SAM riboswitch aptamer (S box leader) from Virgibacillus halotolerans, 105 nucleotides, folded computationally. The coordinates come from a structure-prediction model, not an experiment, and the mean pLDDT is 81. Lineage of the source: Bacteria > Bacillati > Bacillota > Caryophanales > Virgibacillus. It was read from a public genome assembly, where an Rfam model found it.

RNA sequence: CUCUUAUCAAGAAAGGUGGAGGGACUGGCCCGAUGAAACCUAGCAACGACUAUAAAGUGCCGUGCUAAUUCCAGUGAGCAUUAAUUCAUGUUCAAUAGAUAAGGA
Repeated sequence: CUCUUAUCAAGAAAGGUGGAGGGACUGGCCCGAUGAAACCUAGCAACGACUAUAAAGUGCCGUGCUAAUUCCAGUGAGCAUUAAUUCAUGUUCAAUAGAUAAGGA
RNA backbone atom coordinates (compact mmCIF):
# COMPACT_ATOMS: atom_id res chain seq x y z
C1' C A 1 0.00 0.00 0.00
C1' U A 2 -3.70 -3.65 -0.80
C1' C A 3 -7.44 -7.89 -0.17
C1' U A 4 -11.08 -10.58 3.00
C1' U A 5 -14.45 -10.92 7.21
C1' A A 6 -17.10 -8.59 11.23
C1' U A 7 -19.01 -4.28 13.75
C1' C A 8 -20.33 0.97 13.79
C1' A A 9 -28.42 4.22 17.60
C1' A A 10 -24.38 1.66 23.96
C1' G A 11 -19.98 3.29 26.92
C1' A A 12 -15.92 6.90 28.53
C1' A A 13 -12.27 13.70 32.53
C1' A A 14 -15.45 20.19 35.63
C1' G A 15 -7.44 17.08 35.27
C1' G A 16 -2.29 18.94 33.34
C1' U A 17 0.81 20.92 29.11
C1' G A 18 -0.45 23.59 24.79
C1' G A 19 -2.10 27.64 22.13
C1' A A 20 -6.20 27.95 16.87
C1' G A 21 -8.24 25.12 15.08
C1' G A 22 -11.51 20.80 14.61
C1' G A 23 -15.89 17.34 13.30
C1' A A 24 -12.17 12.02 6.85
C1' C A 25 -13.87 14.38 1.89
C1' U A 26 -18.11 17.65 -0.70
C1' G A 27 -22.69 20.42 0.78
C1' G A 28 -25.05 21.48 5.29
C1' C A 29 -25.09 21.98 10.34
C1' C A 30 -22.17 22.15 14.62
C1' C A 31 -17.85 22.29 18.46
C1' G A 32 -13.84 25.86 19.97
C1' A A 33 -10.04 31.84 24.28
C1' U A 34 -16.25 29.70 29.67
C1' G A 35 -9.92 27.41 25.50
C1' A A 36 -9.37 23.63 19.13
C1' A A 37 -5.42 20.07 17.28
C1' A A 38 -1.44 17.44 19.58
C1' C A 39 1.07 15.19 24.03
C1' C A 40 0.54 13.30 29.32
C1' U A 41 -2.79 11.61 32.92
C1' A A 42 -7.65 9.67 33.93
C1' G A 43 -11.51 6.74 31.93
C1' C A 44 -14.44 3.31 28.48
C1' A A 45 -14.50 -1.79 27.07
C1' A A 46 -15.34 -2.24 20.25
C1' C A 47 -12.29 -6.27 18.39
C1' G A 48 -8.22 -9.63 19.55
C1' A A 49 -5.99 -12.15 24.01
C1' C A 50 -6.75 -14.61 28.76
C1' U A 51 -10.44 -16.64 32.37
C1' A A 52 -15.13 -18.78 31.99
C1' U A 53 -18.65 -21.24 29.27
C1' A A 54 -25.65 -19.72 30.38
C1' A A 55 -24.89 -14.93 31.38
C1' A A 56 -20.34 -12.81 32.15
C1' G A 57 -15.27 -11.21 33.92
C1' U A 58 -10.04 -9.21 33.38
C1' G A 59 -8.14 -4.27 31.94
C1' C A 60 -0.30 -0.09 32.17
C1' C A 61 -1.95 -8.10 27.78
C1' G A 62 -2.31 -6.06 22.04
C1' U A 63 -4.59 -2.28 19.23
C1' G A 64 -8.53 1.21 19.69
C1' C A 65 -11.84 4.80 21.54
C1' U A 66 -13.76 9.06 25.14
C1' A A 67 -19.66 16.15 21.42
C1' A A 68 -23.88 15.44 18.34
C1' U A 69 -26.71 7.63 15.16
C1' U A 70 -20.32 6.83 11.21
C1' C A 71 -23.68 14.68 13.48
C1' C A 72 -27.05 14.68 8.63
C1' A A 73 -27.01 13.89 3.35
C1' G A 74 -23.90 12.31 -0.97
C1' U A 75 -25.98 6.02 -5.25
C1' G A 76 -30.06 2.45 -6.08
C1' A A 77 -34.68 -0.01 -4.89
C1' G A 78 -39.24 -0.59 -1.95
C1' C A 79 -43.27 1.33 1.10
C1' A A 80 -46.34 5.51 2.92
C1' U A 81 -48.67 10.59 2.33
C1' U A 82 -51.75 13.05 -2.63
C1' A A 83 -58.03 11.43 -6.72
C1' A A 84 -53.90 10.14 -10.13
C1' U A 85 -48.99 11.26 -12.17
C1' U A 86 -44.67 14.17 -11.37
C1' C A 87 -42.29 16.58 -7.59
C1' A A 88 -41.68 16.80 -2.50
C1' U A 89 -41.54 14.77 2.54
C1' G A 90 -41.08 10.61 5.78
C1' U A 91 -39.44 5.71 6.38
C1' U A 92 -37.12 0.64 5.33
C1' C A 93 -33.35 -2.21 2.94
C1' A A 94 -29.02 -2.63 0.03
C1' A A 95 -24.67 -0.35 -1.97
C1' U A 96 -20.66 3.35 -2.10
C1' A A 97 -17.29 6.09 1.08
C1' G A 98 -15.14 6.25 6.01
C1' A A 99 -13.57 4.30 11.01
C1' U A 100 -11.95 0.09 14.15
C1' A A 101 -10.33 -5.02 14.90
C1' A A 102 -8.57 -9.76 13.21
C1' G A 103 -6.56 -12.68 9.31
C1' G A 104 -4.09 -13.07 4.35
C1' A A 105 -0.86 -11.58 0.27